Predicted 3D model of a 71-nucleotide RNA (transfer RNA) from Humisphaera borealis.
The coordinates come from a structure-prediction model, not an experiment, and the mean pLDDT is 80.
It matches the Rfam family "tRNA". By type it is a transfer RNA.
The RNAcentral record of the sequence draws on ENA and MGnify.

[in-house]
Order: sequence, then structure tokens, then C1' cells
RNA sequence: UGGGGUAUAGUGUAACGGCAACACAACUGACUCUGACUCAGUUAUUCUAGGUUCGAAUCCUAGUACCCCAG
Repeated sequence: UGGGGUAUAGUGUAACGGCAACACAACUGACUCUGACUCAGUUAUUCUAGGUUCGAAUCCUAGUACCCCAG
């Protein structure tokens, strides 16, 4: 430099163009003499900027970061 891929909650991952989800973690409460376990609940998320669409995490364009291949 060229080509390809990935980016979603604190972490790991799902999601036919139609209400963004699960597990762990954190917090609150119950239980317990205390802690752990268990149970109930709460908070928090689509890399950035545009475009298409009634509607975008998903499609398109440009960019950013990382990974792989070629030179």
C1' cells in the first nucleotide's frame, strides 16, 4: 500500500429490516448470629458521522480502532 474480517451493558456473547436479549458481575432487599449459598428486584448497552426506509444493531457511504492475508 492492496484485499478480507471484527466492533452490542463492567466482562463474555445472542438478535428474519419491526419492543435490544442471556449469562456472569455491580447494587438493593429477603434468608443467616455473621459471611457464603439460595431467592426476589434494580441500574446500565448497538464504535463515530451521514444516507436509504413508515421503521436500521442489521442495508449503503465515509471515517476510527484492532485482527488476518498478500506485497